[in-house]
RNA sequence: UCCUCGAAAGGGCAAAGUCACCGCGAGGUGGCGACGCAAAGAGACAGCUCUGGAGGGACAGUGCCCGCCAGAGGGCUGCUUUUCCGAA
Numbered sequence: 001u002c003c004u005c006g007a008a009a010g011g012g013c014a015a016a017g018u019c020a021c022c023g024c025g026a027g028g029u030g031g032c033g034a035c036g037c038a039a040a041g042a043g044a045c046a047g048c049u050c051u052g053g054a055g056g057g058a059c060a061g062u063g064c065c066c067g068c069c070a071g072a073g074g075g076c077u078g079c080u081u082u083u084c085c086g087a088a
Stems, first nucleotide, its partner, number of pairs: 012037002017032006035075001041081003045078003048073006055066003
């Protein structure tokens, strides 16, 4: 000097719940709130989970299983990308 880790400092985000609105729904937006988070910033690319629709299979029947189409979740994992500070 570089890489990795991340104490401290300055701060940041915001779970559950709740109020209002949007959506068939999963869920989303804003306010209050604070469980937690060193990327709990961004991106649905891969996987996973969930929702809606029609269908197939099995079953006495509900439940269940299969894939298809559309959608949701980034605080499910990976990945890509951006980023404040830098003790031991």